Context: one part of a larger RNA
Molecule: large-subunit ribosomal RNA, domain IV
Organism: Saprospiraceae bacterium
RNA sequence: UUCGUGGCUAAGGAAUUAGGCAAAUUAGACUCGUAACUUCGGGAGAAGAGUCCCCCGACAGCAAUGUCGGGGCGCAGUGAAAAGGUCCAGGCGACUGUUUAGCAAAAACACAGGACUCUGCAAAUUCGAAAGAAGAUGUAUAGGGUCUGACACCUGCCCGGUGCCGGAAGGUUAAGGAAGGUUGUUAGUUCCGACACUUGUGUCGGGACGAAGCAGUUAACUGAAGCCCCGGUAAACGGCGGCCGUAACUAUAACGGUCCUAAGGUAGCGAAAUUCCUUGUCGGGUAAGUUCCGACCUGCACGAAUGGUGUAACGAUCUGGACACUGUCUCAGCCACGAGCUCG
Numbered sequence: 001u002u003c004g005u006g007g008c009u010a011a012g013g014a015a016u017u018a019g020g021c022a023a024a025u026u027a028g029a030c031u032c033g034u035a036a037c038u039u040c041g042g043g044a045g046a047a048g049a050g051u052c053c054c055c056c057g058a059c060a061g062c063a064a065u066g067u068c069g070g071g072g073c074g075c076a077g078u079g080a081a082a083a084g085g086u087c088c089a090g091g092c093g094a095c096u097g098u099u100u101a102g103c104a105a106a107a108a109c110a111c112a113g114g115a116c117u118c119u120g121c122a123a124a125u126u127c128g129a130a131a132g133a134a135g136a137u138g139u140a141u142a143g144g145g146u147c148u149g150a151c152a153c154c155u156g157c158c159c160g161g162u163g164c165c166g167g168a169a170g171g172u173u174a175a176g177g178a179a180g181g182u183u184g185u186u187a188g189u190u191c192c193g194a195c196a197c198u199u200g201u202g203u204c205g206g207g208a209c210g211a212a213g214c215a216g217u218u219a220a221c222u223g224a225a226g227c228c229c230c231g232g233u234a235a236a237c238g239g240c241g242g243c244c245g246u247a248a249c250u251a252u253a254a255c256g257g258u259c260c261u262a263a264g265g266u267a268g269c270g271a272a273a274u275u276c277c278u279u280g281u282c283g284g285g286u287a288a289g290u291u292c293c294g295a296c297c298u299g300c301a302c303g304a305a306u307g308g309u310g311u312a313a314c315g316a317u318c319u320g321g322a323c324a325c326u327g328u329c330u331c332a333g334c335c336a337c338g339a340g341c342u343c344g
Base pairs, nucleotide, nucleotide: 001340002339003338004337005336006335007334008333009332011330012329015328020325028052029051030050031049032048037042039150053072054071055070056069057068058067059066060065073077085323086322087321088320089319090318091317092315093314097109098108113148114147115146116145117144118143119142125134126133127132151310152309153308154307156240157239158238161237162236163233164232165231166230167229170228171227172226176222177221180218181217182216183215184214185213188209189208190207191206192205193204194203195202196201197200241259242258243257244256245255268302269299280296281295282294283293284292
């Protein structure tokens, strides 16, 4: 001299800082006392206040001890140590729980509860090539999948698109079947040529036609699901308008017109974990407030189980504020221990 760990500090007391990060305060036992709100359990150790040592006396008690009165010492009487800071308001998530082993513990996941859907048992579903196994030694108050996420009040409109479910008249439609056509093959018929003779026949070669069968090809017709089609279904995927005019100040528009749509956003909430413009405007808190709280509504671009709005309790959660407290700071100083560096 630097770092680490620990301790102390006048006056002030968050002026520090993104932020009270860190530190400090609080802390035990007993007595008293305890608000809003509330799901009546809580909230609550709310908050807040007092007492705690020693000696003497009186009273009560079997005693431990308690009550009352008087006195003593110290700056300080809970303690050797262990040992909550508190409150107000808001967001999110109901809660206990779970998680990124090694930057994230959360508002993420889970959750009880809610809903839809599949599944009648050799269940659906899952693993496996199969055998087989899980489901389940269960049986719809059961099991699987998906979404939502306690509780309270609720959960609006749209089935045009996509999906799913149901339907079967018609259209389309595969393999397969198949009337017929056509091609090949040839028993046969016929023609030509050559040869032979028994003179109209035979043999050989070639051409044309060609039954049946077989083979190839084509094909009317037949032919399931699916698709088209018809209907249902949104706690299925999803979606939930524009322009113009109008009231006897102005402004605004309950009202009207028009275009488009499957239907045009209901209740509730709203500058919000969502608001760009934006530090919107008004009110509150401050001497001063881009944050915060209460309102307004002009919602760039909230909105109802991709849940909407509330909500007591809970949270190492996020945001704002107050009290207490402090070396966070004004502004530094000192001490102890350990380590390093430097100088002697």